[in-house]
RNA sequence: GCACCAUCCAGAGCGGCUGAGAGAUCUGGCUCGACGACGCCGCAGCAACCCGCGGGCACCUGUGCCCGGCCGAGGGUGCUACCGCCAGGACCGAUGGAGG
Numbered sequence: 001g002c003a004c005c006a007u008c009c010a011g012a013g014c015g016g017c018u019g020a021g022a023g024a025u026c027u028g029g030c031u032c033g034a035c036g037a038c039g040c041c042g043c044a045g046c047a048a049c050c051c052g053c054g055g056g057c058a059c060c061u062g063u064g065c066c067c068g069g070c071c072g073a074g075g076g077u078g079c080u081a082c083c084g085c086c087a088g089g090a091c092c093g094a095u096g097g098a099g100g
Base pairs, nucleotide, nucleotide: 002099004097005096006095007094008093013043014042015041016040017039021032022031023030025089026088027087028086029085044080045079046078049076050075051072052071053068054067055066056065057064058063059062084092
């Protein structure tokens, strides 16, 4: 990078470096930004997608499926302005899972 499945109105910020645009894209809005945004790094935090744990069901008995905001941040990811910032458009995008 490709096709598939799920999710995208909950939640969570400080410090250092940098220095001009940024909020994916197009149009129109709105917003953030030299009182330093965006990005990178560090630390802190949020969160149950995978994992683990508990319960249930099925059978081919170790696997599959379902449930658990009132289980767990230990491991793998992810995320931490605004609903994916909003509306419209586009076989759009992001994240996770399981594949060839």

The RNA shown here (SAM riboswitch aptamer (S box leader)) has 100 nucleotides. Model confidence (mean pLDDT): 83 of 100.